[in-house]
RNA sequence: GGGCGCAUAGCUCAGGGGAAGAGUACUUGCUUGACGCGCAAGUGGUCGGUGGUUCGAAACCACCUGCGCCCACCA
Numbered sequence: 001g002g003g004c005g006c007a008u009a010g011c012u013c014a015g016g017g018g019a020a021g022a023g024u025a026c027u028u029g030c031u032u033g034a035c036g037c038g039c040a041a042g043u044g045g046u047c048g049g050u051g052g053u054u055c056g057a058a059a060c061c062a063c064c065u066g067c068g069c070c071c072a073c074c075a
Stems, first nucleotide, its partner, number of pairs: 001071007010024004018055001026042005048064005
């Protein structure tokens, strides 16, 4: 330098046009002498950034940022 993939809740990941989900963690309650386990409820997200397309974008397009892999080049 060229190509490909990844970026979504504190963490691990789904969701690929009709607009935010799961597990875990956290908080509260129940339970216990107490803790843990268990059960129930709840909090937590401008979906990496900026533009564009669209009635509507996490999703499609362009560029950028970060990370990973492969190839090439130089030494």
Transfer RNA from Desulfurella acetivorans A63, 75 nucleotides, folded computationally. The gene name in the source record is tRNA-Val-GAC-1-1. Rfam family: tRNA. Rfam classes the family as a transfer RNA. Rfam links the family to the GO term triplet codon-amino acid adaptor activity. From the family's description: Transfer RNA (tRNA) molecules are approximately 80 nucleotides in length. The same sequence occurs in records of 4 taxa. NCBI's taxonomy places the organism under Bacteria, Desulfurellia, Desulfurellales, Desulfurella, Desulfurella acetivorans. The RNAcentral record of the sequence draws on ENA and GtRNAdb.